[in-house]
Molecule: Bacterial RNase P class A
Organism: Qipengyuania soli
RNA sequence: CCAGGGGGCCGGGCAGCCGCGCGUUUUCGGACGCGAGGAAAGUCCGGGCUCCACGAAACGAGGGUGGCGGGUAACGCCCGCCGGAUGCAAGUCCAGGGAAAGUGCCACAGAGAGCAUACCGCCGAUGGCCUCUUCGGAGGAUCAGGCAAGGGUGAAAGGGUGCGGUAAGAGCGCACCGGGGUUCUGGUAACAGCGCCCGCAUGGCAAACCCCACCCGGAGCAAGGCCGAAUAGGGGCGGCGCGCGAAAGCAGGGGUGUUUCACCCCAGUCGCCCGGGUUGGCUGCUCGAGCCAUGGAGCAAUCCAUGGCCAAGACGAAUGGCUGCCGCCGCGCGGCUGAUGCCUUGAGCAGAUCGCGUGCGGAACAGAACCCGGCUUACAGGCCCCCUGGCACU
Numbered sequence: 001c002c003a004g005g006g007g008g009c010c011g012g013g014c015a016g017c018c019g020c021g022c023g024u025u026u027u028c029g030g031a032c033g034c035g036a037g038g039a040a041a042g043u044c045c046g047g048g049c050u051c052c053a054c055g056a057a058a059c060g061a062g063g064g065u066g067g068c069g070g071g072u073a074a075c076g077c078c079c080g081c082c083g084g085a086u087g088c089a090a091g092u093c094c095a096g097g098g099a100a101a102g103u104g105c106c107a108c109a110g111a112g113a114g115c116a117u118a119c120c121g122c123c124g125a126u127g128g129c130c131u132c133u134u135c136g137g138a139g140g141a142u143c144a145g146g147c148a149a150g151g152g153u154g155a156a157a158g159g160g161u162g163c164g165g166u167a168a169g170a171g172c173g174c175a176c177c178g179g180g181g182u183u184c185u186g187g188u189a190a191c192a193g194c195g196c197c198c199g200c201a202u203g204g205c206a207a208a209c210c211c212c213a214c215c216c217g218g219a220g221c222a223a224g225g226c227c228g229a230a231u232a233g234g235g236g237c238g239g240c241g242c243g244c245g246a247a248a249g250c251a252g253g254g255g256u257g258u259u260u261c262a263c264c265c266c267a268g269u270c271g272c273c274c275g276g277g278u279u280g281g282c283u284g285c286u287c288g289a290g291c292c293a294u295g296g297a298g299c300a301a302u303c304c305a306u307g308g309c310c311a312a313g314a315c316g317a318a319u320g321g322c323u324g325c326c327g328c329c330g331c332g333c334g335g336c337u338g339a340u341g342c343c344u345u346g347a348g349c350a351g352a353u354c355g356c357g358u359g360c361g362g363a364a365c366a367g368a369a370c371c372c373g374g375c376u377u378a379c380a381g382g383c384c385c386c387c388u389g390g391c392a393c394u
Stems, first nucleotide, its partner, number of pairs: 001390010012326007020035006037365001041376002044374005049220004062216005067081005082096001083094004097211002102209002104205003119151002121147003126144002129140004159177006178200001179198004184193003224283004234274007243250002252266006290309008328362007340350003343346001
C1' cells in the first nucleotide's frame, strides 16, 4: 500500500433573539434551573410495580427452553469453554438432549427408500444343455443359479482407500482411516487423549407426533387508589296536597281480597340524607436491579468498596424557530503549487495533485408516555483501536 476480519465511539459546536413543557421563587412585571434516543422504534423475551383468582404440594393440560460451566433480580440475554460446519488465516455460523421406547414420513427420479434392491452389468465355480475327445477332460452358449465390484437414479443406496482372495465378487481376510464399546489418564463439566476390544450389527427427519430434564397462574398504568360541582336520574325518611265546595267531604291510575267496600302501591311538590355514573381533577409519576469517578477481584460477562451527583415527566401530549460565526460533505468559479505528458524546444501548451479565497446547495434513522434488563430492526456522514493474508522497502 492492497484485500479482509473483529470491536468501540460520535450523531454538529458556540452566541444572540423569539417561543414551548415542568419545577422553584416572586414586589405578579418577571427571574432562575432542567428539558429525548442510540435506538425513545418493533412490542419479541425477562423482571419490578398494581389488581384479580387461588389452602399447600404433587399430577395432568397448554406453552416454552435444550452441549458444559459461570454471570444476573431474571431471561430465550451475556461471558468463557466444548463439539460440529466453513474459511489459507484473522474469524464466522449452529433450534447443539434422545432416532437400539414406540408411531409416522422420505416427494421426483430409480430395479430397489427400510425385517433393502437387481435395471444395465460381472461370473459360469455347481446342476442341466451343445460340440469335440486320447474318455482324464477341453471348449461354447447362459436355462437354473451365483455376485454386488463397476455403470445408472437420487438429498440419501447398508463405511472409505489399498493389498490379498475369488468363477465373479463381497469385512470374506489383512493394513490404515472412519464408526461403536470400554479400562485408564487429564478436566468442575461438556469433552479430549492413549491403550484394548468389536468386521461394522439398527441411513435421514424430533422448528413430525413422541420420550426425557427444567421453567411458566391471569391481566396490564386504559393496572390501581382518592376526590367529585351544576344538571339529569335512582333509593330512603319526613312535611304539604294543585281542583271543587261555606263546611263536612269529594276527586286520577294500578294491585289484592269476602268487589256500591276495605287495604296497599304509584303519579305532584318541598326539605334532609344515602349511594352510583358521565365530563373532569388529583395520584400512581419518576431516587432507580440509577449515573459518574477512583481503587480492587476475575481471562471475561460481572461483582465489591469508597467518594460524588440528581439529570424530561407531558396527556388535543412541550423539548422548537430565525439569524450570525465556525466545523463537515458535494458542486461551480478565481488564484497558487505543479508529478507528468505533447510538440513548432518556447519565460510554449495541457495538466494529476496540494493548499487558499469565494458562491450555491446539503446534513441520516427517528422522536419519551409507569419503570428497568436484553434482543431485533433502521441509520447520511465521520472517527478510533486490535487482528489476518498478500506485495514492496529497510